Model confidence (mean pLDDT): 82 of 100. Transfer RNA from a Candidatus Yanofskyibacteriota bacterium, 72 nucleotides, folded computationally. Rfam family: tRNA. Its family is annotated with triplet codon-amino acid adaptor activity in the Gene Ontology. By type it is a transfer RNA. Taxonomically the source falls in Candidatus Yanofskyibacteriota (Bacteria, Bacteria candidate phyla).
């Protein structure tokens, strides 16, 4: 240099082009307890960036950036 894969809450991980972007752990609040832990109830938190296609894009296409792999 060429080709391929990949990017979603703090972390891990779902989501047939029409989801209120879900779940687990973690965080915060309340409750329970003499206290802590565990338990229960609730809250906050995410689609790498930019274009395009489409009535509609996390999803499809292109470019850029980061990560990984194969190869001359």
């Nucleotide at each position: 240099g060429g080709c391929c894969c990949u990017a979603u809450c703090g972390u891990c991980u779902a989501a047939u082009g029409g989801u209120u972007a879900g779940g687990a752990c973690g965080g915060c609040u309340u409750u329970c307890u003499u206290u802590c832990a565990a338990g229960a109830a609730g809250c906050a938190a995410a689609u790498a960036g930019g274009a395009g296609u489409u009535c509609g894009a996390u999803u499809c296409u292109c470019c850029u950036u980061g990560g990984g792999g194969c190869u001359g």